Predicted 3D model of a 1168-nucleotide part of an RNA (large-subunit ribosomal RNA, half B) from an archaeon.
Its Rfam family is "Archaeal large subunit ribosomal RNA". Gene Ontology terms of the family: ribosome and structural constituent of ribosome.
The RNAcentral record of the full RNA draws on ENA.
The coordinates come from a structure-prediction model, not an experiment, and the mean pLDDT is 83.
[in-house]
Context: one part of a larger RNA
């Protein structure tokens, strides 16, 4: 000094984020028991009382015996009752809840993050939705199978809520989910049509699932407003008005796990409360199965308060044991560039043992201590970079399972209803004329007809409404055509054939629906299912279920904002030319078919004068006008010879090529812009000429791929329409503009770099801050300066807060408290002193002065601020925002969880709230002690004192001075003196107190049979000496010197005057001595006096080892024995008395003692 215990006077949480920890309680039995409540409980609520042992006596029970409804003995069980008896203390040892009360949160019991979170998180009955009829719904697997489940809707599975109690508002606009579906979109297969004939291809229809539409759903995601007015005091605003949405937050709660402003206002709790309870409601941002609000029991949860209880603290102390030190033995690891490893100040990449200066330092070794080595440990986890990574989200891209639908194959037989082709039979055709419903042609003069003609009549069918078919009955014997008219065409009949449309057959579609034979299920049966599913392939849709990527740069860190990212002017820009910044001031991503080329011609803005309507500006004349104007758009240049303005002609705003400049750093770069030039071919001008767009600087885009032109080449092919490919010219764009196809979280997080780059220290500045000055407007009844002081200027520090990005990311622990040392002075108290608006008293402002002090509480993690009570004061600051290899860990700033809020989402908030691992055996250095050894020229003792250390004191009330000086009075000092506190400082142990594992003592389980006597973690209790110790005792003067503000004496310069210049006197709790304590290693290494010291050994007034002390026979050093003091508190064994338990008596005994003495009995012998 630790680590585990013990005990502690007086207070009793004053302590600290927090009562951490610790103590208090405790078994049994008896009694009592609030409030609340789900009537179970709460409750061992809480309180209070008892508790051994010996004896008698009762129950009840066993057990045994008798003459058996019972009676007696017995007692190792158990309950009671009475009297005794002993102690401080009877659940005497172990073992053994402290209680109560308010709030939050979760209803509970339970579960979790094996090693930092046990909780308000999960869970959980209970509640609601939803999916599913069994080959089911939901999961697992590529299948095959398998799980639920050998269940079957009272069932199983997803999803949300989470007991019970009262309830659960609005809103379907969005976004999912369901259903529906006339219309629209809608692949592939199908089918038409087009492709010279095929095919590739192209277009059409028709259509399945989504989609688009409609309709419904919130215990589905999820959402649930603003402005103005208005009541006879004010205020508020039942009310109205408007603007607006899908609807505008109902009920409940309410500064809350939610409230930023905030410590919100009010009450109650305290002496005081950023705490908590109860209200209140302005709710940043409450709120109703993302559950609203209550709620009784429960909880190693969170929070407050009270009792009781304590070393948690005033303030600390003693004591046990182990470590630790000391001896043998044995015997590691971190670390380790090199070392001959001090302080101060400087300097240095701006924090140094090593550099420069001063200084200090004889060399070594043990024990401690942790200031410092920006200490060891870990290529910083924070931040930021990488065209690093991984996890995770989603309405990023880009894709893949599952599903959803459609068609093929497996795929087979029929039935109806609807189609469709193709065939059969049939059957329909009305323009006007024409008897009348003339389908096109050709043929033809016949043809039908008792196998029933004409006509009638009733049905059906068309339909132009006139007629026409077909059938039925009646009729009973002719009808129609040719001819003739009409017209383009003439119809008996037959042939072919077009339009309608009927009806049958054949293929094949669609929708119903039968069947069974493929297939499937089932036990092998019996059945069921059924061409459907199931698998296949090919299509469309959905599609974070999953997969593989993106998610840009500058950047006064990054983020968020900007774009200084590609261009153009202008000024920085320093008079060639270039120049940077997240410097300043503007612009461009166009526009013109004339606003272009060319030739004439002409001059413009503004003023003066005249001039009907006409004004200040309309058009007219005229004289003036270097440019004040225009020139398409900035800005500068340029400009009147005009590039401006007008007219005429035009199209050179044109193919094609070349050089050169800019773009574009003195290599080398692409688009793009300009300039010069050559060829063709134009314009316009009489020509010289000019013209390859705008006066000139800005106005732009690679390669892949598409599309359009045109022409060529070329592949297919016998050809050829076409179809591919290549040149060539123009468009189509990449603005992050020399041009990836790209969205976010990550506090679960990972690599790999960086002090190239940010949070903390430092370092520079100091705008901010603090503190000062100079000037004095002003006000102070006058009067700037007793005391306040604007505007303005100028500094000072180096505490705040910014900036800068110098040092540290192969790591310098981060708020605050705690312990603890020091240091500044811009002084808070005490000390000197001035001036006052200074009479005293108190004060109010300068000066000078850092020697001391400068405290206790509350709430809050706090610093800080406030608030109580004191006090002379209750300073302000630095020392890596002093101090974590010293502590703590409440706060921030990691993994869990909740509230608001934002965000679809993962996630996320300098909001909130609850939980959460603090590692190092000291090498060197510094420090605090201890010693050993050189040296000082032999050595030992005694001293000197250079020198270091100290605050050894600080202060305060109090009597007296003195009711005095002062003052009208109220009121009211002071120098010197005296004595008492408090803090601080050194010492001791008579006393008071604490310890005391010394000792006595009593006593509880159990063992030594039992008694005596002892063991067993001092077993527990009582007392308690020595020692060692505070809560207790003792002592803490006061003078000199020089001096600081000041105050003065004389006394010039400057014939006064000045406290100064010379020179002289005062003048402070500050300096420096007197005083204490250290200190010859003081290298100038000292005096003086003396001749010895070490080991060994007994030992303590000393001590970790060493060391120092006391002694070694000529001895009281140690031990023992004695005596005296002192603790306990009457021993043991007989003897009495009691039934006993126990009591008296010997006996104020017995036993101990670290203390005081005396005494050689032991042992200090011998000896080196």
């Nucleotide at each position: 000094u630790c680590a585990a215990g013990u005990u502690a006077a007086a207070g009793g949480a004053a302590u600290u984020c927090a009562g951490c920890a610790a103590a208090u309680u405790g078994g049994c039995c008896c009694u009592g028991u609030a409030u609340c409540u789900u009537u179970g409980g709460u409750a061992g609520a809480a309180g209070g009382g008892g508790u051994g042992u010996c004896u008698g006596c009762g129950g009840c029970c066993a057990u045994g015996c008798c003459g058996g409804a019972g009676g007696c003995a017995u007692g190792u069980a158990u309950c009671g009752c009475a009297g005794a008896c002993u102690u401080c203390a009877a659940u005497a040892a172990c073992a053994a809840g402290g209680g109560g009360g308010g709030c939050u949160c979760g209803a509970c019991u339970g579960u979790u993050u094996a090693a930092c979170a046990a909780a308000a998180a999960c869970g959980u009955a209970g509640c609601u939705g939803g999916c599913u009829g069994c080959u089911a719904g939901u999961c697992c697997g590529a299948a095959a199978g398998g799980a639920u489940g050998c269940g079957u809707a009272c069932a199983g599975c997803c999803a949300g809520u989470g007991a019970c109690u009262c309830c659960u508002g609005c809103c379907c606009a969005g976004u999912g989910c369901g259903a529906g579906u006339a219309g629209a979109u809608g692949a592939a297969a199908a089918u038409c049509c087009g492709g010279u004939u095929c095919a590739a291809c192209g277009g059409g229809u028709a259509u399945a699932a989504g989609u688009c539409c409609u309709c419904g759903u919130a215990a589905a995601c999820g959402g649930c407003g603003g402005u103005c007015g208005u009541a006879a005091c004010u205020a508020u605003g039942a009310c109205g008005a408007u603007c607006u949405u899908a609807a505008g937050g109902u009920a409940g709660c309410g500064u809350a796990a939610u409230c930023c402003c905030u410590u919100g206002u009010c009450g109650g709790u305290u002496a005081a409360u950023u705490g908590c309870c109860g209200a209140c409601c302005u709710g940043c941002a409450u709120c109703a199965a993302u559950g609203g609000a209550g709620u009784a029991a429960c909880g190693a949860a969170g929070u407050c308060c009270c009792c009781a209880c304590u070393g948690u603290c005033u303030c600390u102390a003693a004591c046990u044991u182990g470590a630790c030190c000391c001896u043998g033995g044995c015997g590691a690891a971190c670390c380790c560039g090199c070392a001959a490893u001090u302080u101060u100040g400087g300097u240095g990449c701006a924090a140094a043992u090593g550099c420069c200066a001063a200084a200090g330092a004889c060399u070594c070794c043990a024990a401690g201590c942790g200031g410092g080595a920006a200490g060891c440990g870990a290529a910083g986890a924070c931040c930021c970079c990488g065209u690093g990574g991984a996890g995770c989200u989603u309405u990023a891209c880009u894709g893949c399972a599952a599903c959803c639908u459609g068609u093929u194959g497996u795929u087979g037989a029929g039935a109806u209803a609807c189609g469709g082709u193709u065939u059969a039979a049939g059957u329909u055709g009305u323009g006007a004329a024409g008897u009348g419903u003339a389908g096109g042609u050709a043929g033809u003069a016949g043809a039908c007809a008792u196998c029933g003609a004409a006509g009638u009549u009733g049905u059906c069918g068309c339909g132009c409404a006139a007629g026409u078919g077909a059938u039925a009955a009646u009729g009973g014997a002719g009808u129609c055509a040719c001819c003739a008219a009409u017209g383009g065409g003439a119809c008996a009949c037959u042939a072919c054939c077009c339009u309608u449309c009927u009806u049958g057959a054949a293929c094949u579609g669609u929708a119903u629906u039968u069947c069974u034979a493929a297939c499937c299920c089932u036990a092998u049966a019996a059945g069921g299912g059924g061409a459907c599913a199931u698998c296949u392939a090919c299509a469309g849709g959905c599609g974070g279920g999953c997969a593989g990527u993106u998610u840009g740069a500058c950047u006064g860190g990054g983020g968020c904002g900007g774009u200084a990212c590609a261009c153009u002017c202008c000024u920085a820009a320093a008079a060639a030319a270039a120049u940077a910044u997240c410097a300043g001031g503007a612009g461009u991503g166009c526009c013109c078919a004339a606003u272009g080329a060319c030739u004439u011609a002409c001059u413009c803005a503004g003023g003066c004068c005249g001039g009907a309507c006409a004004g200040a500006a309309a058009u007219c004349g005229g004289c003036u006008g270097u440019a004040g104007a225009g020139c398409g758009u900035a800005a500068g240049g340029g400009u009147a010879u005009a590039a401006g303005u007008a007219a005429g002609u035009c199209u050179g705003a044109u193919a094609g090529g070349a050089u050169u400049u800019c773009g574009a750093a003195u290599a080398g770069c692409g688009a793009g812009a300009a300039a010069u030039c050559c060829u063709g071919c134009c314009g316009u001008g009489a020509a010289a000429g000019c013209g390859u767009g705008g006066c000139c600087u800005a106005a732009c885009g690679a390669a892949c791929c598409c599309a359009u032109g045109u022409a060529g080449c070329u592949u297919u092919u016998u050809a050829u329409u076409g179809a591919g490919g290549c040149u060539c010219a123009u468009g189509g764009a990449u603005g992050a503009c020399a041009g990836a196809a790209a969205a976010g979280c990550u506090a679960c997080c990972c690599c790999g770099g960086g002090g190239a780059u940010a949070a903390c220290u430092g370092a520079g500045u100091c705008g901010u801050c603090u503190c000062a000055a100079g000037c004095g407007a002003g006000a102070g009844c006058u009067c700037a300066u007793a005391u306040c002081g604007a505007c303005c200027u100028u500094g000072a520090g180096g505490c705040u807060u910014g900036c800068u990005a110098c040092u540290u990311c192969g790591c310098u622990g981060u708020c605050g408290g705690c312990c603890c040392u020091u240091c500044u002075c811009a002084u808070c108290c005490u000390g000197g002193u001035u001036g006052u608006g200074c009479a005293u008293c108190a004060g109010c402002a300068g000066c000078c002065a850092a020697g001391g002090g400068u405290g206790g509480g509350g709430g809050u993690g706090u610093u800080c601020a406030c608030c109580c009570a004191u006090u002379a004061a209750a300073g302000a600051g630095g020392a890596u925002c002093g101090c974590g290899a010293g502590c703590u860990g409440g706060g921030u700033u990691c993994a869990g969880a909740a509230c608001g809020g934002c965000g679809c989402g993962a996630g996320c908030c300098a909001g909130u709230u609850u939980g959460g691992u603090u590692g190092c055996u000291a090498u060197c250095u510094g420090c605090u002690u201890g010693g050993a050894g050189u040296g000082u020229u032999a050595g030992u003792g005694u001293c000197u004192g250079a020198g270091a250390g100290g605050a050894a004191g600080g202060u305060u009330c109090c009597a007296a001075u003195a009711g005095u000086a002062c003052g009208a009075a109220a009121g009211g000092a002071a120098c010197g003196u005296g004595g008492a506190g408090c803090c601080g400082u050194g010492g001791c142990c008579u006393c008071u107190g604490g310890u005391u594992u010394a000792u006595c003592a009593g006593u509880u389980g159990u063992c030594c049979a039992a008694a005596a006597g002892g063991g067993c973690a001092u077993g527990c209790u009582g007392a308690g000496u020595a020692g060692c110790u505070a809560c207790g005792c003792c002592a803490u003067a006061g003078a000199a010197g020089a001096u600081a503000a000041a105050a003065g004496c004389u006394g010039a310069u400057a014939g006064c005057g000045u406290c100064u210049a010379a020179g002289c006197u005062u003048g402070a709790a500050g300096u420096u001595u007197c005083c204490c304590u250290u200190a010859a290693a003081a290298a100038g290494a000292g005096a003086c006096a003396c001749u010895g010291g070490a080991c060994c050994c007994u030992u303590a007034u000393a001590g970790a080892a060493g060391a120092u002390g006391a002694g070694g026979u000529u001895g009281a050093u140690a031990g023992g024995a004695c005596a005296g003091g002192g603790a306990u508190g009457u021993a043991a064994g007989u003897g009495c008395g009691g039934u006993a338990a126990c009591g008296c008596a010997u006996u104020a005994a017995g036993u101990c003692c670290a203390c005081u003495g005396u005494u050689a009995c032991u042992a200090a012998u011998a000896g080196u």